Predicted 3D model of an 83-nucleotide RNA (SAH (S-adenosyl-L-homocysteine) riboswitch aptamer) from Rhodoferax antarcticus ANT.BR.
The sequence is in RNAcentral, with records from Rfam and Ribocentre.
Its mean pLDDT, the model's own confidence on a scale to 100, is 75.

[in-house]
């Protein structure tokens, strides 16, 4: 570093419908269309196969700090202020 699992980024509920998925249409094959579904698909740590670097790192102990982002509307928890 790639693919994939896991955790985490407080929570519910309804909207809408880009990616992505499924059907079907249509075509030689692409490509497009349509209906269905669809707001953690994204960051961050971690763990497992691969694969590639280095020769210095790494363990482990203790303190310190600790995300950033996520269509719309409503609700709820959480901090903070103000009355």
């Nucleotide at each position: 570093c790639c693919c994939u699992c896991c955790a985490a980024g407080g929570a519910g509920c309804g909207u809408u419908g880009c990616a992505g998925c499924g059907a079907a249409a249509c075509c030689a094959a692409g490509a497009u269309u349509u209906c269905g579904u669809c707001a953690g698909g994204c960051u961050u740590g971690g763990a497992a196969u691969g694969u590639g670097u280095u020769u210095g790192a790494g363990a482990c102990c203790g303190c310190c700090g600790c995300a950033a982002c996520g269509a719309c509307g409503c609700u709820c928890a959480c901090c903070u202020g103000c009355u």